[in-house]
Molecule: c-di-GMP-I riboswitch aptamer
Organism: Deltaproteobacteria bacterium
């Protein structure tokens, strides 16, 4: 550099409940727990769904729904 993996080691992250605060909403953040994840790291590029109006090829939400994109530790070939 490639691929292939999560056994080891060192760590990461957080479903879904609480609960604060923000928002018009889908939802976002903060904090406690801890489904479960080898990219549960980032990107709204393409599709699902879900939100909201002034109902449009609108706008917003989701990256833990799926595909793409970049980049990333450890181990082994």
């Nucleotide at each position: 550099c490639u691929a292939u993996g999560a056994a080891a080691a060192g760590g990461c992250c957080a479903a879904c409940c609480c609960u604060g605060u923000c928002g018009g909403g889908u939802g976002a953040c903060g904090g406690g727990g801890g489904c479960g994840g080898a990219a549960a790291g980032c990107c709204a590029c393409g599709g699902a769904u879900u939100u909201c109006c002034a109902a449009g090829u609108g706008a917003a939400a989701c990256a833990g729904c799926c595909g793409g994109g970049c980049u990333g530790c450890c181990a082994u070939a």